Transfer RNA from Candidatus Allofournierella merdipullorum, 76 nucleotides, folded computationally. The coordinates come from a structure-prediction model, not an experiment, and the mean pLDDT is 81. The source organism's lineage runs through Bacteria, Bacillati, Clostridia, Eubacteriales and Allofournierella.

RNA sequence: CGGGGUGUAGCGCAGUUGGUAGCGCGCCUGGUUCGGGACUAGGAAGCCGUGGGUUCAAAUCCCGCCACUCCGACCA
Numbered sequence: 001c002g003g004g005g006u007g008u009a010g011c012g013c014a015g016u017u018g019g020u021a022g023c024g025c026g027c028c029u030g031g032u033u034c035g036g037g038a039c040u041a042g043g044a045a046g047c048c049g050u051g052g053g054u055u056c057a058a059a060u061c062c063c064g065c066c067a068c069u070c071c072g073a074c075c076a
Base pairs, nucleotide, nucleotide: 001072002071003070004069005068006067007066010025011024012023013022019056027043028042029041030040031039049065050064051063052062053061
């Protein structure tokens, strides 16, 4: 320098005929227990890397940028 992939809740991931976002673990509260664990009931937490565009409507389509990552090239 060229090309590909990824970027969604604290962590790991799902969500691609566009229709206002879910699962597991973790966390909080109650029950159970002498207490803890396990089990069980319920709950909080993201507006989807960032800036634009298209659309009635975008995490989902288009463009730029950023971060991480893979392959290739270049260089001594």